The RNA shown here (Bacterial RNase P class A) has 364 nucleotides and comes from a soil metagenome. Its Rfam family is "Bacterial RNase P class A". It is annotated as a ribozyme. Model confidence (mean pLDDT): 78 of 100. Of the family's consensus pairs, 91% are formed in the model.
[in-house]
RNA sequence: GGUGGACAGCCGCUGUCCGCUUCCGGCUUCGGCUCGGAAGGGGAGGGAGGAAAGUCCGGUCUCCAGAGGGCAGCAUGCCGGCUAACGGCCGGGGGGACGUGGUCAAGCGCGUUUCACGGAAAGCGCCACAGAAAAUAUACCGCCGGCCGCAAGGCUGGUAAGGGUGAAAUGGUGCGGUAAGAGCGCACCGCGGGCGGAGUAAUUCGUCCGGCAGGGCAAGCCCCAUGCGGAGCAAGACCAAAUAGGGGAGGAGGGGCGGCCCGCUCCGUUCAACUCCCGGGUAGGUCGCUUGAGCCCGUCAGAAAUGGCGGGCCUAGAGGAAUGGCUGUCACCUCGCAAGAGGCACAGAAACCGGCUUACAGCC
Numbered sequence: 001g002g003u004g005g006a007c008a009g010c011c012g013c014u015g016u017c018c019g020c021u022u023c024c025g026g027c028u029u030c031g032g033c034u035c036g037g038a039a040g041g042g043g044a045g046g047g048a049g050g051a052a053a054g055u056c057c058g059g060u061c062u063c064c065a066g067a068g069g070g071c072a073g074c075a076u077g078c079c080g081g082c083u084a085a086c087g088g089c090c091g092g093g094g095g096g097a098c099g100u101g102g103u104c105a106a107g108c109g110c111g112u113u114u115c116a117c118g119g120a121a122a123g124c125g126c127c128a129c130a131g132a133a134a135a136u137a138u139a140c141c142g143c144c145g146g147c148c149g150c151a152a153g154g155c156u157g158g159u160a161a162g163g164g165u166g167a168a169a170u171g172g173u174g175c176g177g178u179a180a181g182a183g184c185g186c187a188c189c190g191c192g193g194g195c196g197g198a199g200u201a202a203u204u205c206g207u208c209c210g211g212c213a214g215g216g217c218a219a220g221c222c223c224c225a226u227g228c229g230g231a232g233c234a235a236g237a238c239c240a241a242a243u244a245g246g247g248g249a250g251g252a253g254g255g256g257c258g259g260c261c262c263g264c265u266c267c268g269u270u271c272a273a274c275u276c277c278c279g280g281g282u283a284g285g286u287c288g289c290u291u292g293a294g295c296c297c298g299u300c301a302g303a304a305a306u307g308g309c310g311g312g313c314c315u316a317g318a319g320g321a322a323u324g325g326c327u328g329u330c331a332c333c334u335c336g337c338a339a340g341a342g343g344c345a346c347a348g349a350a351a352c353c354g355g356c357u358u359a360c361a362g363c364c
Stems, first nucleotide, its partner, number of pairs: 001364003005330007013047002016044003020040006026033002049346001053357002056355005061232004073228005078092005093117001094115008118223002123221002125217003140163002142159007171189006190212001191210008236287004246278005253267005294313008332343004
């Protein structure tokens, strides 16, 4: 990195499609209907993952907001490419580590691996312990000069070459130089700058100049550059009952007592019962919803990520949440002489997609 048990039988669960029966509705030329819905029963076919997980990044989609610019906040940070996009991926550069080759030893070459890898000459801050000193430097030991002293030694000055401390001590090695020293001078290495060559670039090579300043930490604040409006499918869109309430119009009547009248009774008579209409919201229903930056195979371009072309395929779409259980055989592992027994990981979709991270038995 890949894979993530197989087959059969029985019993279930949940969507889709197709018949059958019954009921309801609609239409009807009253015969029925290639119409709609519900229930029952039947058949066919579909039904979790490599991570469905964490919700950490990036997008599609939807609604809200939005002249333009800035502050704040958050994120990213060597260079190039890929991509819808990314903080992802690929390739390259540089640094580190390890291995190996080479060398007296290094420098150096190759391979693997790893790195939040812009800025420490804008500013602030911090640097434990040890140490004289951790940054306007500084003299503990040592070394050297001067003075004092018989001497031991003391005072004073120079010195960062040596010792010692430390994760880190003001470039390294050598020669000269000096009282001793010191880039004080010189050579080489390192560092910084200019020029030239190579490269798209990061960078690298060569050469010249500069004695060399400025310890480290930006994963402390900060500075610089770039990017970012917010909320999320319970987004959101449509249809729309009863009851209550709102607006408008009509309105002196309206309802009940089995059909009518009388009669009785209830609610009303202008802020009006009652009737009709309108609009908003709720229950409920439909859509969003799974055909998509899709999957498989081949081929071409490319160093790769990736992309182009051709062919084939359709592969869960529920809304409190189905995708399951049992038995048998086989596979694998453990125990056992055997019969046999036990085990078989991590884990469970909810609008969708690209990543990252985390979990994972066994096998390759």

Annotation: The RNAcentral record of the sequence draws on MGnify.